[in-house]
RNA sequence: CGGGGCAUAGUGCAACGGCAGCACGCUUGCUUUGGGAGCAUGUAAUCCCAGUUCGAAUCUGGGUGCCCCGA
Numbered sequence: 001c002g003g004g005g006c007a008u009a010g011u012g013c014a015a016c017g018g019c020a021g022c023a024c025g026c027u028u029g030c031u032u033u034g035g036g037a038g039c040a041u042g043u044a045a046u047c048c049c050a051g052u053u054c055g056a057a058u059c060u061g062g063g064u065g066c067c068c069c070g071a
Stems, first nucleotide, its partner, number of pairs: 001070007010024004018054001025043002028040003047063005
């Protein structure tokens, strides 16, 4: 320098262009002498800027970061 892949709650991952979910974690409560386990409840996220569209996490362009391949 060229090509490819990835970026979503604190963590690991889902999500035909149509309400952004799951598990773990964390808060609160119940249970327990206490802890753990269990039950209920709540919390919090689409890397950035534009474009297309009635509607974008998803499609397009540019940028940023990480990984892989080639030179």

Annotation: Transfer RNA from Candidatus Moranbacteria bacterium RBG_13_45_13, 71 nucleotides, folded computationally. Lineage of the source: Bacteria > Bacteria candidate phyla > Candidatus Moraniibacteriota. RNAcentral holds the sequence, with entries from ENA. Rfam family: tRNA. Its mean pLDDT, the model's own confidence on a scale to 100, is 81.